[in-house]
RNA sequence: GCCCUCGUGGUGAAAUUGGCAAACACGUACGGUUCAGAGCCGUAUGCCGAAAGGCUUGGAGGUUCAAAUCCUCUCGAGGGCA
Numbered sequence: 001g002c003c004c005u006c007g008u009g010g011u012g013a014a015a016u017u018g019g020c021a022a023a024c025a026c027g028u029a030c031g032g033u034u035c036a037g038a039g040c041c042g043u044a045u046g047c048c049g050a051a052a053g054g055c056u057u058g059g060a061g062g063u064u065c066a067a068a069u070c071c072u073c074u075c076g077a078g079g080g081c082a
Base pairs, nucleotide, nucleotide: 001081002080003079004078005077006076007075010026011025012024019065027045028044029043030042031041032040033039046055047054048053058074059073060072061071062070
């Protein structure tokens, strides 16, 4: 230098021939159970906002009614060829 794969909440991740982003699990907070703790059970849990609503898939732009998904550029990680 060229090619391939990957990047999504606090963590691991799901969603594929473009159609509700974050299912499920972990963690965390509060509550219940217990003499107390562990375990187990319930509820909540991306960001902004009083609400209505808006925003978020590494970053920027494009295509489309609609993009995590397709295209271009770019950053980062891993691998391959020379």
The RNA shown here (transfer RNA) has 82 nucleotides and comes from a Patescibacteria group bacterium.
It matches the Rfam family "tRNA".
Model confidence (mean pLDDT): 80 of 100.
The source organism's lineage runs through Bacteria and Bacteria candidate phyla.